[in-house]
Small-subunit ribosomal RNA, 3' major domain from a metagenome, 476 nucleotides, folded computationally. Its Rfam family is "Bacterial small subunit ribosomal RNA". Gene Ontology terms of the family: ribosome and structural constituent of ribosome.
Context: one part of a larger RNA
RNA sequence: UGACGGGGGCCCGCACAAGCGGUGGAGAAUGUGGUUCAAUUCGAGGCAACGCGAAGAACCUUACCCAGGCUUGACAUCCCGCGCUACCCUGUGAAAGCAGGGGUUCCCUUCGGGGACGCGGAGACAGGUGUUGCAUGGCUGUCGUCAGCUCGUGUCGUGAGAUGUUGGGUUAAGUCCCGCAACGAGCGCAACCCCUGUUCCUAGUUACCAGCAUUCAGUUGGGCACUCUAGGGAGACUGCCGGUGAUAAGCCGGAGGAAGGUGGGGACGACGUCAAGUCAUCACGGCCCUUACGCCUGGGGCUACACACGUGCUACAAUGGCCGGUACAAAGGGCUGCAAUGCCGCGAGGUGGAGCUAAUCCCAAAAAACCGGUCUCAGUUCGGAUUGGAGUCUGCAACUCGACUCCAUGAAGUCGGAAUCGCUAGUAAUCGCGCAUCAGCUACGGCGCGGUGAAUACGUUCCCGGGCCUUGUACA
Numbered sequence: 001u002g003a004c005g006g007g008g009g010c011c012c013g014c015a016c017a018a019g020c021g022g023u024g025g026a027g028a029a030u031g032u033g034g035u036u037c038a039a040u041u042c043g044a045g046g047c048a049a050c051g052c053g054a055a056g057a058a059c060c061u062u063a064c065c066c067a068g069g070c071u072u073g074a075c076a077u078c079c080c081g082c083g084c085u086a087c088c089c090u091g092u093g094a095a096a097g098c099a100g101g102g103g104u105u106c107c108c109u110u111c112g113g114g115g116a117c118g119c120g121g122a123g124a125c126a127g128g129u130g131u132u133g134c135a136u137g138g139c140u141g142u143c144g145u146c147a148g149c150u151c152g153u154g155u156c157g158u159g160a161g162a163u164g165u166u167g168g169g170u171u172a173a174g175u176c177c178c179g180c181a182a183c184g185a186g187c188g189c190a191a192c193c194c195c196u197g198u199u200c201c202u203a204g205u206u207a208c209c210a211g212c213a214u215u216c217a218g219u220u221g222g223g224c225a226c227u228c229u230a231g232g233g234a235g236a237c238u239g240c241c242g243g244u245g246a247u248a249a250g251c252c253g254g255a256g257g258a259a260g261g262u263g264g265g266g267a268c269g270a271c272g273u274c275a276a277g278u279c280a281u282c283a284c285g286g287c288c289c290u291u292a293c294g295c296c297u298g299g300g301g302c303u304a305c306a307c308a309c310g311u312g313c314u315a316c317a318a319u320g321g322c323c324g325g326u327a328c329a330a331a332g333g334g335c336u337g338c339a340a341u342g343c344c345g346c347g348a349g350g351u352g353g354a355g356c357u358a359a360u361c362c363c364a365a366a367a368a369a370c371c372g373g374u375c376u377c378a379g380u381u382c383g384g385a386u387u388g389g390a391g392u393c394u395g396c397a398a399c400u401c402g403a404c405u406c407c408a409u410g411a412a413g414u415c416g417g418a419a420u421c422g423c424u425a426g427u428a429a430u431c432g433c434g435c436a437u438c439a440g441c442u443a444c445g446g447c448g449c450g451g452u453g454a455a456u457a458c459g460u461u462c463c464c465g466g467g468c469c470u471u472g473u474a475c476a
Base pairs, nucleotide, nucleotide: 001476002475003473004472005471007470008469009468010467011466012465013464015460016459019423020422021421022420023419026314027313029311030310031309032308033307034305035304042053043052064300065299066298067297068296069295070294073125077124078123079121080120081119082118083117087102088101089100090099091098092097106115107114108113127289128288130287131286132285136283137282138278139277140276141274143272148187149186150185151184152183153182154163155162156161167178168177169176193266194265195264196263198234199233200232201231202230203229204228208223209222212221213220237260240254241253242252243251244250316416320375321374322373323372324371325370332363333362334361337356338355342351343350344349382413387408388407389406390405391404392403393402429452430451431450432449433448434447435446
């Protein structure tokens, strides 16, 4: 100087408390451990691994296993020879491959040849998801959006170093004020950026419709007021008033205002820590393989199942289930795509194809809510697992191993031990909608969008994490 303390002081955070909803019990989904297996590819491991890399494992993917094959190779550059190549056919085969046959059109040309392409050959080489994340770059997690981390000069100290950065106040903040052997400065904080909340201007189609005409319908004429769209501006600064405070920074209350003291949300992550994670995104040093640890193909596996754990889903019901009627979103996506009206089917879906490169058309119905009816506390008209049968769709192909539909079947489950998680407001809870990946989908996941919409916080003694000062230390 740090680190540590079941030392002290001060202060924060859904850290506790207050409150709401869960997990832990059930079923099935998913990831992991374990076990099994020819293989169940590999990585991730307290917080910070475990719906993680996977924003899509039937083949492919695929890295694993079995079998069949190839050896200058599936891919790059160089050399030689042949050919004008692509392409088609036959045999064998599961395919890859192997063997054989047919065959004619490329471009430039000073015609010698050259270029592209294919075949054959020799070697330089290719290739490796083989190893080392404890050789590395890059990227990322984490402490932590925490308020810290440093430097120059000066001063003090033999020196390590200190001072500044401590102190008194204050703040979300090393934020600001005051004081002070310090005076300044840098990286962080904040602001500048984006979305959202108010208003004005510009613009008025595909959006909108107040008044006029018209229609089943903003449908059409018309209009640009309103809504909205999307570009620009205004607006919030403790600016104003009162109180308080050291006449300071600030704090409390008030006015005005759509909004008030960082308005709400996002992007943004200092010096560093964990030899944290990743050699399997990629790159790269060393080591290793080279008729195989490379490459191609068929099939299997990654989907196994006595168990154990994590994360979500659906429930156990009446604030509910079922039936009928009837409203109100936002954000997205759409061309070998989204697909309306119609017709067929109980349905998944089929048929057919208007319209739309989309503020125009489509996906599309929002759902909870509301109105009416029914069920009456029961393993039930709760719950939907499991299983049987019949189908639909995608795809070369749904046996291992897809999703969905219909009929039948109806399991466990009556609110969950010890323990444990999230959340402070348009939040929790609850309800549906969209998108990426994608032929299809094991999505109940992920990322977004809106609808309905709470309760509680006395307080900081205690648990956890963190910041500043101080103290002890036989630790570094």

The prediction has a mean pLDDT of 86.